[in-house]
Molecule: transfer RNA
Organism: Candidatus Iainarchaeales archaeon
């Protein structure tokens, strides 16, 4: 320096144009229990940034930062 695949709640993942952004964990709330555990219920909490296209962008296009791979 060229090249591909990625960023989505504290973690780990789905979501390929119209979602109330969905799961599982994880926190915090009740039920249950002689306690605790486990089991149920509720609730908390995200689209890395900037531009563009579109009536509509997590999602398509450009540039940016950032991780991981492969090539010199």
């Nucleotide at each position: 320096g060229c090249u591909g695949c990625g960023g989505u709640g504290g973690u780990g993942c789905a979501g390929u144009g119209g979602c109330u952004a969905g799961c599982a964990u994880a926190g915090g709330g009740g039920a249950c229990u002689g306690u605790g555990g486990a089991u149920c219920c509720c609730c908390u909490g995200a689209c890395u940034c900037g531009g563009g296209u579109u009536c509509g962008a997590a999602u398509c296009c450009c540039g940016a930062c950032c991780g991981c791979g492969g090539c010199c």